[in-house]
């Protein structure tokens, strides 16, 4: 210098004038003046929490949803860090929903002989002493050869496919084949190292048990519901009206009362729950839904928080922790803006140059608050690393 | 804020693991003197986009984009 990998930062600056929202100050008020005022994603609302309300007696099981190598971090997570295994890349580095396919069920189009307790089209081998055909040799007795047919054996080679029931080599055999052996792979057992995932080594089995679980499923673990339009207070208004559906509207005993009725208890039954068991409660009158009616006000929740910055300590790291300093939007049809000048990047034009003119500022904008993920983003800057070329 | 759904040719749409039906429109041809009708043929290779699972994805999974619908206060 070229090509690349990776971790980050920034994403206009200064000043004048006018304006907007919040909070103090002065003032009787009008008003004056001070101070603060969007983001790294405020976004998508995809995960996890705080907070608030509702529901909730316990145990076991089930249903539904989610997560899925191991260890750690954290309030928690599907996030992050470190490691292991697999894949890609010359490398830096990147990617992985990365438990289970000897619990069971299912699926694999087309092609192909065969696609799931495998199969035999071509091929290879044997038999038919006496199957058939063809030519050859002949001492005319026969001899060997080829093709074909039938019956068996085989699965090495060819063919189809994404996938054909281990791979390579040697032996072996009529031809072959884990049939035997060596190495590699795979399964099982043991030893060593490691917290573990796993790695290394030894023995053993001759290979059976192919793929798919982002197909059903199985295993382990996790999970009450709803959301600031949560919730609380104040105020205003209306008719707390009507229809429909569900429903144990039951019964016995005792007592009080003239009686309607009331009180206490038992049973049937109901609820706490999707189910069972235990336990508790009720044994009443309610529940659901629709029509109609009313209000479209105020205060609070509301911003000091798993908070930020700097320095230090522990840790490979995520992170934890100590000290000091700081307060950094709180609106509600919803503020955070407009304009002018100079500068800074960027693009275009003119000019030999100095310079001049024009255009023009990425994505996007808080709405209860945090931790993540994902997505959008013009341009600019910093650090570390890898490969190549050149020079010293 | 919460819930549900859709995206396939210019338009309407079927297909939901095995290589994209059908109709309208368009284009070409035959028939006709010409037009219409009728008949025949053609027209998707980014199935909204990106990545993944699988031998194979419009279909399954993850993320994104665009659009549509529903519910919310008092009593």
């Nucleotide at each position: 210098c070229c090509a690349g990998a990776u971790g980050c930062c920034u994403g206009g600056g200064c000043g004048g004038c006018c304006g907007c929202g919040g909070g103090g100050u002065g003032g009787a008020a009008a008003c004056a003046g001070c101070u603060c005022g969007a983001g790294g994603a405020a976004a998508g609302u995809c995960c996890g929490g705080g907070c608030u309300c509702c529901a909730g007696g316990g145990a076991u099981c089930g249903a539904c949803g989610g997560u899925g190598g191991c260890g750690g971090g954290u309030a928690a997570c599907g996030c992050c860090c470190g490691c292991c295994g697999g894949g890609g890349g010359c490398a830096a580095c990147c990617c992985c929903a990365g438990g289970g396919a000897c619990a069971g069920u299912g699926c694999a189009a087309c092609a192909g002989a065969a696609a799931g307790c495998a199969g035999a089209c071509c091929g290879c081998c044997g038999c038919a002493c006496g199957g058939g055909c063809c030519a050859c040799c002949u001492u005319c007795g026969g001899g060997g050869g080829g093709c074909u047919u039938g019956c068996g054996g085989c699965a090495a080679g060819g063919u189809c496919g994404a996938a054909a029931g281990g791979g390579u080599g040697c032996g072996g055999c009529a031809a072959g084949a884990g049939c035997g052996c060596a190495c590699c792979g795979c399964g099982c057992c043991c030893c060593u190292g490691g917290c573990a995932a796993c790695a290394g080594g030894g023995g053993u089995g001759g290979c059976a048990u192919g793929g798919u679980a982002a197909a059903c499923c199985c295993c382990a673990c996790c999970g009450g519901g709803a959301g600031c339009a949560a919730g609380a207070c104040c105020g205003a208004a209306u008719a707390g009206g009507c229809g429909c559906g569900c429903c144990g509207c039951g019964u016995c005993c005792g007592g009080a009362g003239c009686g309607a009725u009331c009180c206490g208890g038992g049973c049937a039954g109901g609820c706490c729950u999707g189910a069972u068991c235990c336990g508790g409660c009720c044994g009443g009158a309610g529940c659901g839904u629709g029509c109609g009616g009313g209000u479209u006000g105020g205060u609070u929740g509301c911003u000091u928080g798993a908070g930020g910055u700097g320095c230090g300590u522990g840790g490979c790291g995520a992170c934890a922790u100590g000290c000091a300093c700081c307060c950094c939007a709180g609106a509600g049809g919803a503020a955070u803006g407009g304009u002018c000048g100079c500068c800074c990047a960027g693009g275009g034009g003119g000019g030999a140059a100095a310079c001049c003119c024009c255009c023009g500022g990425a994505c996007a904008g808080a709405a209860c608050c945090c931790g993540g993920c994902u997505u959008a983003c013009a341009g600019g800057g910093c650090g570390u690393c890898u490969g190549g070329c050149a020079c010293c | 804020u919460g819930g549900g759904g859709u995206g396939u040719a210019g338009c309407c749409a079927a297909g939901c693991g095995g290589u994209a039906a059908g109709g309208c429109a368009g284009c070409g041809g035959u028939u006709u003197u010409u037009g219409g009708u009728a008949c025949c043929g053609c027209c998707a290779u980014u199935c909204c986009c990106a990545g993944g699972u699988u031998c194979g994805a419009a279909u399954c999974c993850u993320g994104g984009c665009a659009c549509c619908c529903c519910a919310g206060c008092c009593a």
This is a predicted complex of two RNAs, RNase P RNA and transfer RNA, with 467 nucleotides together. Rfam match: Bacterial RNase P class A. Rfam links the family to the GO terms dimeric ribonuclease P complex, tRNA processing and ribonuclease P activity. By type it is a ribozyme. About the family: Ribonuclease P (RNase P) is a ubiquitous endoribonuclease, found in archaea, bacteria and eukarya as well as chloroplasts and mitochondria. Its mean pLDDT, the model's own confidence on a scale to 100, is 77.